[in-house]
Description: A computed fold for a 733-nucleotide part of an RNA from Metallosphaera yellowstonensis MK1, annotated as large-subunit ribosomal RNA, domain II. The RNAcentral record of the full RNA draws on SILVA.
Context: one part of a larger RNA
């Protein structure tokens, strides 16, 4: 892992709730007894329970009725008929009464004529292991010191080899204390050290890491007469020992050993929880909570009854509310840019004072301008109340009213509007779609984006998106722009902006122009004069000041470049050549520029594309979804007719409708096992393997081998009743 068996909402009380049945102002037994084949089962047994009246803590006192309205039902009248129209009018509902209680009074609270009770059966609540599995852990009693910590008793072990304490003996020296030589001596957790004495376990963070091994092998390294190492024996025991202390260690177990027991502790946590079809379908939100992984209540789903007629998701039109966006700032607060002129403090300088001129500070005014979530003289859209109309829904029962069952209360995501942030697939609100619980087409793939809401099968037609090839339709038409492979992206983004372009299309406004523009080319650009000053020198070009006047067809007392200074070059202006457009600016369209990334040129989804297969804008067409439209089938609900074994069942016709997670509700399939019932079976039962029909489906049937002795239908009860998952248990492989 497979594959076979096992495997999880059970039971019993006692509540609430539906159902069916038995009696019915009644209704039932318990205990316990009596019949019996001591089995099923019938019967006795009202003690007592629950209804039948209530309010009051109690004393206590005590209702059960009026009007009206007005659904179903039934009757009257009118109508061929749908139906009108009147009457009664259970329930039901208005309003008033009425019991008691309270309270001085008012007003309040509860109740206010007749439906229960018992029994099963379903769904649910509480208490119990209460759907299974699963803790770390608590407390109880034992059984362990063969490991390992420490004691205690008894024994055993340590190559060689250094160094040489204290004593002692002899020498010398001293007055002595005592010093000193040289020898013996042999002390010491003394020193080195053993390639196999032993003990250790330092490094390679070496090998080995499904090992030789649940701590081992190389090498290296340490101690080795001592707190040394070893044996064997004995002692100390779980909140307790032991411990040169590390919370180590006390049998591969240790911040409290292991075994059994209380135990099916607990578990707001975490897996798992077995067959089918159908019909509706949620929440991820408020408030509360020692509460934030959870629970109580609402909210939102689900069934079931009641009611009986209005109901509001839209749109309009009347009438109200509102201070956002925008605006605006002599309409307010309040900030804020430059200027202004006076006022106050302070400080300096003049001055004999008076005062006056500067500066720095401050609060007001004033001009110009600029800004505000917490300014606002204004002010939309928009969103809201309340009425009327249209639309829709609604006697096929809306709203509304009660009542069983629930799930949820971790969300996200895109678009708009805010709040924090530089920013984020960010956060934290509001509103609307979505997903979640939604599936088919588009998007390259891709929960949330676009089309679009899937009951099953066929035929069309379209949506989004697309039509060169991949790939189903155009290498479609009409006109433009791009030349950058820009590009071949609805948005999200998979990049971009401020800025720059004599790139290139287009629109506009002034200007010049056949008395010749613009650009180029030729020539000419003189004269007073080198203008004055200044200066070493400045002559058109260092600076200042002025900027005249002639001669022309024009030529600045001078545009740059140049020189020490001059000269040279060229402008400016003028005239010739040349012959049609040119100059400035201002807008828009595509484009390039800004613009550098990390496995290929790795990329527009690919190939590939340029009068395009790109981008603009327009038109015809095609393709293309489970959409829509047609046929067929089917299911679920609700009306109506008819049938029949009739609180139900069938057909037939009509309207809506049949995506689905948590979840509610409805109906069914199979397995055992029992009370009936009908049947099969050695001329072949269950089983097992094959294959055929049937049935949306769980599953049924029928045939054939196999197999060899029991099975099956229909009506009914009851369940240890249905497996893929739980690191699920057992067993095979």
């Nucleotide at each position: 892992g497979c594959c076979g068996g096992g495997g999880a909402g059970u039971u019993c009380a006692c509540g609430c709730u539906g159902g069916u049945g038995g009696c019915g102002a009644g209704c039932c037994u318990a205990a316990g007894g009596c019949g019996u084949u001591c089995a099923a089962c019938g019967c006795c047994g009202a003690a007592g329970g629950c209804g039948u009246a209530g309010g009051g803590a109690a004393a206590c006192c005590g209702a059960g009725g009026a009007u009206c309205c007005g659904c179903a039902a039934c009757c009257c009248g009118g109508g061929c008929g749908a139906c009108c129209g009147g009457g009664u009018g259970a329930g039901g509902g208005a309003u008033c009464g009425g019991g008691u209680c309270u309270g001085u009074c008012a007003g309040g609270g509860c109740c206010u004529u007749g439906a229960g009770u018992c029994a099963c059966c379903g769904g649910u609540g509480u208490g119990a292991g209460a759907c299974u599995a699963g803790a770390a852990a608590c407390c109880g009693g034992g059984c362990g010191a063969u490991c390992u910590a420490g004691a205690c008793c008894a024994g055993g072990g340590c190559a060689g080899g250094c160094c040489g304490a204290a004593g002692c003996c002899g020498g010398g020296g001293g007055a002595a204390a005592c010093c000193u030589c040289g020898g013996u001596g042999g002390a010491g957790g003394g020193c080195c050290g053993a390639a196999u004495a032993g003990g250790g376990g330092u490094u390679c963070u070496g090998a080995c890491g499904u090992g030789c091994a649940a701590u081992u092998c190389g090498u290296u390294c340490c101690c080795u007469u001592g707190a040394c190492c070893c044996u064997g024996g004995u002692c100390u025991a779980g909140g307790g020992g032991c411990a040169a202390a590390a919370g180590a260690c006390c049998a591969a177990u240790c911040u409290a050993g292991c075994c059994c027991g209380g135990u099916g502790a607990u578990a707001u946590c975490u897996a798992g929880u077995u067959c089918c079809c159908u019909c509706c379908g949620a929440a991820a939100u408020g408030c509360g909570u020692c509460c934030u992984a959870g629970c109580g209540c609402a909210g939102c789903c689900u069934c079931c009854c009641u009611g009986g007629a209005g109901g509001u998701u839209g749109c309009u039109c009347g009438u109200g509310g509102g201070g956002u966006a925008g605006a605006g700032u002599u309409a307010c607060u309040g900030a804020u840019u430059g200027g202004g002129g006076g006022c106050c403090u302070c400080u300096g300088g003049c001055g004999a004072a008076a005062g006056c001129c500067a500066g720095a500070g401050g609060a007001a005014c004033u001009c110009a301008g600029u800004c505000a979530a917490a300014c606002u003289c204004c002010g939309a859209a928009c969103c809201u109340g309340c009425g009327g109309g249209c639309a829709c829904c609604a006697g096929a029962g809306a709203a509304g009213g009660g009542g069983g069952g629930a799930g949820u209360g971790g969300a996200u995501c895109a678009c708009c509007c805010g709040g924090c942030g530089u920013a984020a697939g960010g956060u934290u609100g509001g509103g609307u779609g979505g997903u979640a619980a939604g599936a088919g087409g588009g998007g390259a793939a891709c929960a949330a984006c676009c089309c679009a809401g899937a009951c099953c099968c066929g035929g069309g037609u379209u949506a989004a998106g697309g039509u060169c090839c991949c790939u189903a339709a155009g290498u479609g038409c009409u006109g433009g722009c791009u030349a950058a492979g820009u590009g071949c992206c609805a948005a999200u983004c998979a990049g971009a902006a401020a800025g720059g372009g004599c790139g290139u299309c287009c629109c506009a406004u002034g200007c010049c122009u056949u008395a010749g523009a613009c650009a180029g080319c030729g020539g000419g650009g003189a004269g007073g004069u080198g203008g004055g000053c200044c200066c070493a020198g400045c002559a058109g070009c260092a600076g200042c000041c002025a900027u005249c006047c002639u001669c022309u067809a024009a030529g600045g007392a001078g545009u740059g470049c140049g020189u020490a200074a001059c000269a040279g070059c060229u402008c400016a202006c003028c005239c010739g050549c040349c012959g049609a457009g040119g100059c400035c600016u201002g807008g828009g369209g595509c484009c390039c520029u800004g613009c550098a990334g990390a496995u290929u040129g790795g990329u527009c989804g690919g190939g590939g594309c340029u009068c395009a297969a790109g981008c603009c804008a327009g038109c015809c067409a095609c393709c293309g979804a489970u959409a829509c439209c047609c046929g067929g089938g089917g299911g679920g609900u609700g009306g109506u007719a008819c049938c029949c074994u009739a609180u139900g069942g069938g057909u037939g016709c009509c309207g809506c409708u049949c995506g689905g997670u948590a979840g509610g509700g409805g109906g069914g399939c199979g397995c055992c096992a029992c009370g009936g019932u009908g049947g099969g079976c050695c001329a072949g039962a269950a089983g097992g393997c094959g294959g055929g029909c049937c049935g949306u489906g769980a599953g049924g049937u029928c045939c054939g081998c196999u197999g060899g002795a029991c099975c099956c239908u229909c009506c009914g009860c009851g369940g240890g009743u249905g497996c893929a998952g739980a690191u699920c248990c057992c067993g095979g492989c």
Its Rfam family is "Archaeal large subunit ribosomal RNA". Gene Ontology terms of the family: ribosome and structural constituent of ribosome.